Record summary:
The RNA shown here (small-subunit ribosomal RNA) has 1482 nucleotides and comes from a metagenome.

[in-house]
RNA sequence: AGAGUUUGAUCCUGGCUCAGGAUGAACGCUAGCGGCAGGCUUAACACAUGCAAGUCGAGGGGUAACGAUGUAGCUUGCUACAGGCGACGACCGGCGCACGGGUGAGUAACGCGUAUGCAACCUACCCAGAACAGGGGGAUAGCUUCCGGAAACGGAAAUUAAUACCCCAUAGCACCUUAAGGCCGCAUGGUCUAGAGGUUAAAACUUCGGUGGUUUUGGAUGGGCAUGCGUGACAUUAGCUAGAUGGUGAGGUAACGGCUCACCAUGGCUACGAUGUCUAGGGGGUCCAAAAGGAUGGUCCCCCACACUGGUACUGAGACACGGACCAGACUCCUACGGGAGGCAGCAGUGAGGAAUAUUGGUCAAUGGGUGAAAACCUGAACCAGCCAUGCCGCGUGCAGGAAGACUGCCCUACGGGUUGUAAACUGCUUUUGUAUAGGAAGAAAAAGACCUACGUGUAGGUAACUGACGGUACUAUACGAAUAAGCACCGGCUAACUCCGUGCCAGCAGCCGCGGUAGUACGGAGGGUGCAAGCGUUAUCCGGAUUUAUUAGGUUUAAAGGGUGUGUAGGCGGACUUUUAAGUCAGUGGUGAAAUCCCGGGGCUCAACUCCGGAACUGCCAUUGAUACUGAAAAUCUUGAGUAUAGUUGAAGUAGGCGGAAUGUGUAAUGUAGCGGUGAAAUGCUUAGAUAUUACACAGAACACCGAUUGCGAAGGCAGCUUACUAAGCUAUUACUGACGCUGAUGCACGAAAGCGUGGGGAGCGAACAGGAUUAGAUACCCUGGUAGUCCACGCCGUAAACGAUGAUUACUCGUUGUUGGCGAUACAUUGUCAGCGACUGAGCGAAAGCAUUAAGUAAUCCACCUGGGGAGUACGUUGGCAACAAUGAAACUCAAAGGAAUUGACGGGGGCCCGCACAAGCGGAGGAACAUGUGGUUUAAUUCGAUGAUACGCGAGGAACCUUACCUGGGCUUAAAUGUAGCGUGACCGUACCUGAAAAGGUAUUUCCCUCCGGGGCAGGUUACAAGGUGCUGCAUGGCUGUCGUCAGCUCGUGCCGUGAGGUGUCGGGUUAAGUCCCAUAACGAGCGCAACCCCUAUCGUUAGUUGCCAGCGGGUCAUGCCGGGAACUCUAACGAGACUGCCACCGUAAGGUGAGAGGAAGGUGGGGAUGACGUCAAGUCAGCACGGCCCUUAUGUCCAGGGCUACACACGUGUUACAAUGGUCGAUACAAAGGGCAGCUACCUGGUGACAGGGUGCUAAUCUCGAAAACCGAUCCCAGUUCGGAUCGAAGUCUGCAACUCGACUUCGUGAAGUUGGAUUCGCUAGUAAUCGUAUAUCAGCAAUGAUACGGUGAAUACGUUCCCGGGCCUUGUACACACCGCCCGUCAAGCCAUGGAAGCCGGGGGUACCUGAAGUCCGUAACCGCAAGGAGCGGCCUAGGGUAAAACUGGUAACUGGGGCUAAGUCGUAACAAGGUA
Repeated sequence: AGAGUUUGAUCCUGGCUCAGGAUGAACGCUAGCGGCAGGCUUAACACAUGCAAGUCGAGGGGUAACGAUGUAGCUUGCUACAGGCGACGACCGGCGCACGGGUGAGUAACGCGUAUGCAACCUACCCAGAACAGGGGGAUAGCUUCCGGAAACGGAAAUUAAUACCCCAUAGCACCUUAAGGCCGCAUGGUCUAGAGGUUAAAACUUCGGUGGUUUUGGAUGGGCAUGCGUGACAUUAGCUAGAUGGUGAGGUAACGGCUCACCAUGGCUACGAUGUCUAGGGGGUCCAAAAGGAUGGUCCCCCACACUGGUACUGAGACACGGACCAGACUCCUACGGGAGGCAGCAGUGAGGAAUAUUGGUCAAUGGGUGAAAACCUGAACCAGCCAUGCCGCGUGCAGGAAGACUGCCCUACGGGUUGUAAACUGCUUUUGUAUAGGAAGAAAAAGACCUACGUGUAGGUAACUGACGGUACUAUACGAAUAAGCACCGGCUAACUCCGUGCCAGCAGCCGCGGUAGUACGGAGGGUGCAAGCGUUAUCCGGAUUUAUUAGGUUUAAAGGGUGUGUAGGCGGACUUUUAAGUCAGUGGUGAAAUCCCGGGGCUCAACUCCGGAACUGCCAUUGAUACUGAAAAUCUUGAGUAUAGUUGAAGUAGGCGGAAUGUGUAAUGUAGCGGUGAAAUGCUUAGAUAUUACACAGAACACCGAUUGCGAAGGCAGCUUACUAAGCUAUUACUGACGCUGAUGCACGAAAGCGUGGGGAGCGAACAGGAUUAGAUACCCUGGUAGUCCACGCCGUAAACGAUGAUUACUCGUUGUUGGCGAUACAUUGUCAGCGACUGAGCGAAAGCAUUAAGUAAUCCACCUGGGGAGUACGUUGGCAACAAUGAAACUCAAAGGAAUUGACGGGGGCCCGCACAAGCGGAGGAACAUGUGGUUUAAUUCGAUGAUACGCGAGGAACCUUACCUGGGCUUAAAUGUAGCGUGACCGUACCUGAAAAGGUAUUUCCCUCCGGGGCAGGUUACAAGGUGCUGCAUGGCUGUCGUCAGCUCGUGCCGUGAGGUGUCGGGUUAAGUCCCAUAACGAGCGCAACCCCUAUCGUUAGUUGCCAGCGGGUCAUGCCGGGAACUCUAACGAGACUGCCACCGUAAGGUGAGAGGAAGGUGGGGAUGACGUCAAGUCAGCACGGCCCUUAUGUCCAGGGCUACACACGUGUUACAAUGGUCGAUACAAAGGGCAGCUACCUGGUGACAGGGUGCUAAUCUCGAAAACCGAUCCCAGUUCGGAUCGAAGUCUGCAACUCGACUUCGUGAAGUUGGAUUCGCUAGUAAUCGUAUAUCAGCAAUGAUACGGUGAAUACGUUCCCGGGCCUUGUACACACCGCCCGUCAAGCCAUGGAAGCCGGGGGUACCUGAAGUCCGUAACCGCAAGGAGCGGCCUAGGGUAAAACUGGUAACUGGGGCUAAGUCGUAACAAGGUA
């Protein structure tokens, strides 16, 4: 000091979360020791038991218990006696009990803190000073006797003392009254001196030293009162107050005071927050933080308050009293039922509550307190010990060497390596700690007593001796022996640390983001590692990070946020100059700021924690002295801010009145006839009762075309025909007047579009609601026809808008260009200066960016308003306003981790522009109807094996399922197995042959003299054993490879530079051009790569070379005939090498690239035609069944062998084809012309037989040699428009061929049979030239073939394209976007279901406070004739006040509730499709 998280990515805003520190903590796992600290945060809940405040005999009467002594009795250890002694129960009296200790309920207060004051006060014990103590009296407790009572306790009689009580005396410097003078003070007033009058004291004890007593002064200490300032939340608490505010007088108090009372006055507090409600003891301090500050107030210290709850006083120096009293109340206990007792928030302890907090311990040894002369006694204060890892601090669990880098474990690319790991073993060393033994503290010095000295009844000093709970503890020494001692959390990122197995959106994890659906570094386990360590994690809470409430130190155009506008009160701020003052401000000094704490320097415990000493600090408050720049205050002046005046000028500024024309509607009259109107198209509607249209006249209401604009005016809302009146404002010029009069502005007041409301008018057009017609799946809409309120006027309400420039007002300053409105000046009407507005563009600067930019969102100042994550919600409740509608103010629970702004790249749009493609159009031929073939779906089945499924599956994998194939089904077999290898064992043959069983596989039987040899064995064969198998089982969403598609579309990128905070952009855009990101020009880009093109192959022309198996023009020979032969090398052809085409030439257009041309030339002309060639990528596209491969699964089976069956099923649906429906044809006859391929288990000439498929012979050919071989066409004949001489399905019969085998289930032949079908609905496919159409041929696979398929080949050989509006697909540019899984996107609301919190609500149940009335204990005070007392006084009675109780009506605030309202959340519910694109009606 930061980090994670919104996005495909970016910047910003903004919340959430984490890393740190802390705690009186708790919980989980674990645990060796010590020191120091801490330990009911909850029920101020209830308490058993013990202890926590007594002491004094030197105040007193005394003697219940104990002891000693004495005496007596005597059973010689017991009883009695003796207050005479030590002592002392109870009693009188004194002092203490008001301290110490506990708790934090109450209290928002002079309670606390701080600083002052008391001229308005008190103070026992203590200190210092002054003075004094004479005399007298009567009681009472105890004790004794009696009585009552269960007890607590009470009563009566008699008697007695005091330092108890009373009276008298004495009397001042005390107090009171009066009064003169001096001095002083901020005021009341104080003080000093002198005089007069009045009032009030005392206690004794004694060892005679003293102690104690009374009055008084002063001090010290402790307290009381008053005051300034500071010290929570809520305004959804705005008014409160009757002793209330003040005065006079009295009472009361230690003392001032409405503290109380009588009378008088009517005040007092409050927006600088009264009153009310809620919460809370305050401070020193503590924790966090850089500081400012935030949070907190446990332990320790100070103050306050309280003591079961409430009230009251008494005593006393002090209390309204924790371990005192009285009363009331609640609770508990005792009881003989009549009455009594009690108060742990003291220390222990118990129960309860709770996540949670200790021993019914020891000692007064030390410190401190009470009493006492003292010894001493008391002291749960205190000091110690016990329990608890609750915290802080310290120590230890060993150290060194040791590689065969051991074994195990774990991992891997596994004959091996890595890791655990110098770790272990092993060797040496040490002994803190531990165990044992021995020694053993400091804390202790006094007091008292003893002795001594000074000195002398006493005080001071000294000497020795005495006193320790803790504790035989700390500590020290010796011995022994690595011996007694390590865990917890984590390992996806943040955040240090990684692999395997298991699990399979399950189980689970999670602080945030998020992991888990079969290869999980995120779950669980293991190995390994990381971090801390006697602890480690988790949870809770606080601060921090968070500048995320911003004083330091934030914002408000679009992210949350400027009030709709003005006026103006309080308040805040304020021009120039001079003087005074000294409040703010600054400086010095003084006082205070308790101690502890924190910080610094030292000291003591072995160190540290801890503790002691010293210093500093305590940033504060008060006082005082000084300074005077600035601010304030006072006074005087000024003119530039502001205003006034005068003169002009401007405008849709406002209010009221009058007038006008166009249009619309209506009425009347006329002309005129069948439609009008409306729409995408229609219909509703109007019209023969005469509409619409046209003409004339009349009436009505509303709005003001053109001018008109980026114009003007106004504070905003807003304002538009012309004109009049009244009113307001701005601007300019002059610089005459006033002299800071200013700015802003909470609350207030006024204005305030539209809609809406009230009353009364008005009502042409328009037009919510409503009606009808359409549209639609629906259409409560969009469109159409009507139409009420309203819109208009007057008056009164409402008070809101995207009331927007989403930009508050004012002032000053800060580069420029340009337009325009209104003035003024100079001029000449160019032109130009200046002031005030309204606009555009562009710098610096600012900004997250877009953008703003003298009209700031720049630079500064002042004031106001507002914001603090999204939703819930501008909602609920409360309050205020309103006739209402509503408006203003304005939450919480709960829920999410985002919501949002700007910009970027894509994708998309029923956005735009440009362009292309058999995309449309123009054509030709098809499909969709029929029959059949084939594939698919579905169905069926024992099985109908599997895959492919929009385009991009469906004559696809399959280029050929009768068995085989075959993966499927049924049945029968085998289990190292069908093949191969290695090793071991045994055999000698194996193979084969024959027979039997069987469907076969297979099994069984019989037969059966292997070869070589150095005789050891070897080879070979099959058998057997072991090890290596096998799987068309799953996952194409784990993969490789290959493929389809966009698409043969023209795109996809990089380097450097430049621009941008960045994602990114530029280049690749723009203008042309092209088939093309093809090329040219321009250009912050310059270049380059993969694609395009070219290079390659075939084909079209020619040449050269070469002529066999091909060719044959010329020459010769020969045949019925044939290149048949000699020969030829011309031609065709073959197959190698070349040429040729490049917009090269010409004309025109163009800067160029290039284009145009029935131009030239050329076989070919603008890529000549065709092929191969497929960029970056997309579709988790297809394929684990072609192959390969990770993982998983099966192993007498999911492997493998065999037979039979199935893949060929068949109501049906779809795709792809074939054949047709006929005359451009069918049938018959005759007759030509190809290319490219194939051939030895083959193609086969030729001959013979058969109607034929074919068969029997037979020749050539391993092929330019032999062989397989065309059809349409052409010629001729016939058919004559029919279900036919079309069409051929289906079926019957007979055959041929292949093959172990044609039943399921082959092809072909012949004869017979002769179905549907007469050109095919919506819709849809192919094709732009040697193409479509049409005709046949060949081949692969293959025994044969279901081939009408596929792949090739040639023959014949068209039509059409105006063109790019539309459909589909694509490319580029641009635009919008809430999409990015990218429109098959996103997303809204009702309803239905579950859960959660919440509002309302008839009511029901509480709580605290107040008011009124009734009653009223104890008690103070007041009054008082009868009674008591010598008196003081008391009893009794009465009165005031009051705790408590009761009654009543309201207010406030909680809980709960039938029912009800919305809200939030929840993988796959319903209905629609509102928003995002022009989102399909912006």
The coordinates come from a structure-prediction model, not an experiment, and the mean pLDDT is 84.